[in-house]
RNA sequence: UUUUCAUCCAGAGGGGUAGAGGGAACGGCCCGUUGAAACCCCGGCAACCUAACCAAUUUAUUUGGUGUUCGGUGCCAAUUCCGUCAGAAAAUAACUGGAAGAUGAGAG
Numbered sequence: 001u002u003u004u005c006a007u008c009c010a011g012a013g014g015g016g017u018a019g020a021g022g023g024a025a026c027g028g029c030c031c032g033u034u035g036a037a038a039c040c041c042c043g044g045c046a047a048c049c050u051a052a053c054c055a056a057u058u059u060a061u062u063u064g065g066u067g068u069u070c071g072g073u074g075c076c077a078a079u080u081c082c083g084u085c086a087g088a089a090a091a092u093a094a095c096u097g098g099a100a101g102a103u104g105a106g107a108g
Stems, first nucleotide, its partner, number of pairs: 001108008013042005021031003025084004043076003048072002052066005080100001085097003
């Protein structure tokens, strides 16, 4: 960097350094000198992978569940903050499905 699959209405923050931005893009709307980004420390959430146990299926292992002691990640304002494209029409609101994005596991 490309691609496949799964998930995204739940959950979980304090301190230090620093000093003006941040919420992917655009629009909106928010957060921020009562301290943004970034980095560090400690803590937490969660259960994708791993490990453990249970059940089913079956001979290859797969699927489901429980659960968090160790390990690999991830995450800890707002539904992925909302919208963007389509269904779909003049507008508005709501809905459904996408796109894009994020994370994990695998493949190139």
The prediction has a mean pLDDT of 77. Predicted 3D model of a 108-nucleotide RNA (SAM riboswitch aptamer (S box leader)) from Anaerolineales bacterium HSG24. Lineage of the source: Bacteria > Bacillati > Chloroflexota > Anaerolineae > Anaerolineales. Rfam family: SAM riboswitch aptamer (S box leader). Rfam describes the family as follows. The SAM riboswitch is found upstream of a number of genes which code for proteins involved in methionine or cysteine biosynthesis in Gram-positive bacteria.